[in-house]
Context: one part of a larger RNA
Molecule: small-subunit ribosomal RNA, central domain
Organism: uncultured bacterium
RNA sequence: CUGGGCGUAAAGCGCACGUAGGCGGGCUGUUAAGUCGGCCGUGAAAGGCACGGGCUCAACCUGUGCAUGUCGGUCGAUACUGGCGGUCUGGAGUAUGGGAGAGGGAACUGGAAUUCCCGGUGUAGCGGUGAAAUGCGUAGAUAUCGGGAGGAACACCAGUGGCGAAGGCGGCCACCUGGCCGGCAACUGACGCUGAGGUGCGAAAGCGUGGGGAUCAAACAGGAUUAGAUACCCUGGUAGUCCACGCUGUAAACGAUGGAUGCUAGGUGUCGGGGGUUUACCCUCGGUGCCGCAGUUAACGCGUUAAGCAUCCCGCCUGGGGAGUACGGUCGCAAGGCUGAAACUC
Repeated sequence: CUGGGCGUAAAGCGCACGUAGGCGGGCUGUUAAGUCGGCCGUGAAAGGCACGGGCUCAACCUGUGCAUGUCGGUCGAUACUGGCGGUCUGGAGUAUGGGAGAGGGAACUGGAAUUCCCGGUGUAGCGGUGAAAUGCGUAGAUAUCGGGAGGAACACCAGUGGCGAAGGCGGCCACCUGGCCGGCAACUGACGCUGAGGUGCGAAAGCGUGGGGAUCAAACAGGAUUAGAUACCCUGGUAGUCCACGCUGUAAACGAUGGAUGCUAGGUGUCGGGGGUUUACCCUCGGUGCCGCAGUUAACGCGUUAAGCAUCCCGCCUGGGGAGUACGGUCGCAAGGCUGAAACUC
């Protein structure tokens, strides 16, 4: 450089915003850069190729011809692409009046339950297991009633449900705030898509400082089990789990399926909106599931939410192991992250 690919074989960045760049709707005028054509110039010699010639052949030498271009100039062509100008509304956006929602932030508050403390009743057990034991209990436990403290999580509603770009989000009320949907069609007039670098967000665990600590619970201790048992089971239990601020930047971050647009049978469930002589039924817009035609796939399967048919842009793959390792660079307090080989070997 080219080709084939990326759901499960190697391969979609965890997600978004966006810079450069790439690509970009309808009509029209102009330009003539790309594009196309004519003409002119140039493309030295040698070399190469074709056909000949000369050294006895060959190498070598040599004649003629051919060929070699992102080349230059000039005159033209104007469909397409580009530049410049005008215009349009279908793409995109704004306004208006409605709607649903665990979307986000910060503050307040509620009840159930666990644990602990105090008091009452009450007495010999409780707890735990496959069975036990460690453990707790006559210094009165467990059970039960009343009172109190504190932290964390929010039963039912709850759904094959909803919202969010992803991670993710679930008691109630108010506050601040993002996105989405449908109705109307008023306004702007291509303002768009993608996105190398970059920036931000990013579960859990982990780290720093301070707070908090009910439950659960790595580590740890004990009891069992066992040949052993650094486990599975049991009794305890510290980090942590929670909050604030700062870091980390990973994941089976999964739909293992990048984003955007157009086109291509139906049936059925469900959520939100709009419409119809609307209780039932039908039409329509947006989301979310299942089945399935054509098509596709190595098969499984996918199938208007495509893995079908196409276009644009980005990322990534190129046999297994070595290895996501070493070295270097860079980020991090560290743990480590990102980038990322080779020898050797099959």